[in-house]
This is a predicted structure of a 383-nucleotide RNA (Bacterial RNase P class A) from a soil metagenome. It matches the Rfam family "Bacterial RNase P class A". Rfam describes the family as follows. Ribonuclease P (RNase P) is a ubiquitous endoribonuclease, found in archaea, bacteria and eukarya as well as chloroplasts and mitochondria. The family's RNA type in Rfam is ribozyme. Rfam links the family to the GO terms ribonuclease P activity, dimeric ribonuclease P complex and tRNA processing.
RNA sequence: AGACGGCCGGAUGACCGCGGUGCGCAGGUUCAUCCUGCGCGCCGAGGAAAGUCCGGGCUCCACGGAAGUAAGGGUGCCGGGUAACGCCCGGCGGGGGCGACCCCAGGGAAAGUGCAACAGAGAGCAGACCGCCGGCGGAUUUCGGUCCUCCGGCAAGGGUGAAACGGUGCGGUAAGAGCGCACCGCGCCCCCGGUAACGGGGGCGGCAUGGCAAACCCCACCCGGAGCAAGACCAAAUAGGGGCGGCACGCCGGUCGCAAGACCGGCAGUCGAUUUCCGGACCGCCGCCCGGGUCGGUCGCGCGAGGCGCCUGGCGACAGGCGUCCCAGAGGAAUGGUCAUCCCCGUCUUCGGGCGGGACAGAACCCGGCUUACAGGCCGUCU
Numbered sequence: 001a002g003a004c005g006g007c008c009g010g011a012u013g014a015c016c017g018c019g020g021u022g023c024g025c026a027g028g029u030u031c032a033u034c035c036u037g038c039g040c041g042c043c044g045a046g047g048a049a050a051g052u053c054c055g056g057g058c059u060c061c062a063c064g065g066a067a068g069u070a071a072g073g074g075u076g077c078c079g080g081g082u083a084a085c086g087c088c089c090g091g092c093g094g095g096g097g098c099g100a101c102c103c104c105a106g107g108g109a110a111a112g113u114g115c116a117a118c119a120g121a122g123a124g125c126a127g128a129c130c131g132c133c134g135g136c137g138g139a140u141u142u143c144g145g146u147c148c149u150c151c152g153g154c155a156a157g158g159g160u161g162a163a164a165c166g167g168u169g170c171g172g173u174a175a176g177a178g179c180g181c182a183c184c185g186c187g188c189c190c191c192c193g194g195u196a197a198c199g200g201g202g203g204c205g206g207c208a209u210g211g212c213a214a215a216c217c218c219c220a221c222c223c224g225g226a227g228c229a230a231g232a233c234c235a236a237a238u239a240g241g242g243g244c245g246g247c248a249c250g251c252c253g254g255u256c257g258c259a260a261g262a263c264c265g266g267c268a269g270u271c272g273a274u275u276u277c278c279g280g281a282c283c284g285c286c287g288c289c290c291g292g293g294u295c296g297g298u299c300g301c302g303c304g305a306g307g308c309g310c311c312u313g314g315c316g317a318c319a320g321g322c323g324u325c326c327c328a329g330a331g332g333a334a335u336g337g338u339c340a341u342c343c344c345c346g347u348c349u350u351c352g353g354g355c356g357g358g359a360c361a362g363a364a365c366c367c368g369g370c371u372u373a374c375a376g377g378c379c380g381u382c383u
Stems, first nucleotide, its partner, number of pairs: 001383008010342007018044011046360001050371002053369005058227004072223005077091005092106001093104004107218002112216002114212002129158002131154005137148004166184006185207001186205008231299004241290007250267007269282003306325008343358006
């Protein structure tokens, strides 16, 4: 100077205050229960509580013998861990770095469809722009050649491109070309090592099969849906529903209809309210009971895939055993403030000290991950 892993994330004390909980006392009531007050004891945010991106627990719904198919979504080298995962660990392969180490959506491109901008002559069973070589003819010549037209051969060189139909070298040839050979790459087969991914070796093949699947697609595997506003229980006023009882339950006219009856209007009736009248309200009024929903309340709700220590197994993720601890839970709301002494940073200094500041953020059903934010600091291993 750098790489990797782990940890802390202001400390201690005093006083005041807030939320929860246990015990005791007093009161509201009566012994239980509930509420209020007081006293004592205990507990009271995070490594991310965050984003809500994955995976589960739990609850309800749907279907259902178990399973499976279709649709849709997801995952994708191999082995292991786990309740499960897209997470973690250990390997393999590829790439980067002098190195410690880091990064990789890392199955299939000889099943099919499709795509490739710009540049370029040509972009998939390709392609003669420059160029190289041979030949007929012509021009010129310092007789070595040079130039032009035409015909033909060539993918070695130049140039374009992210990519130009294996690479390097030797031979070969008019010039060239897997045309031939050696090595490398690629494909197929065999042997050896490894659980496997894969690695090593040998033989054959003259190259056929370029790239893209975070394009469709194919293959293998996984997934029912919604979420604590899940869901369970208790349950008011008012309104509405049902049942029972009491009082009143009659008449006229009209419309519809075969009828039963329904609707409209008027009188009567009931209530107000005590006799009548008047006025108002109702087509019934009153009482009791039942059930559903709403407001509200209680539970769900924190003993858990729990924390810490030691031992054992394992390279490790992790697993097992023993011991020990109980560690927020409500509402949208509590988890704080002051002082003192220290710690760190900045600044001033008359070197005694003074002043200012302390990151990101903050539970709400819970847990395992990932990602993102984060002042400052500590430890270990390694280059």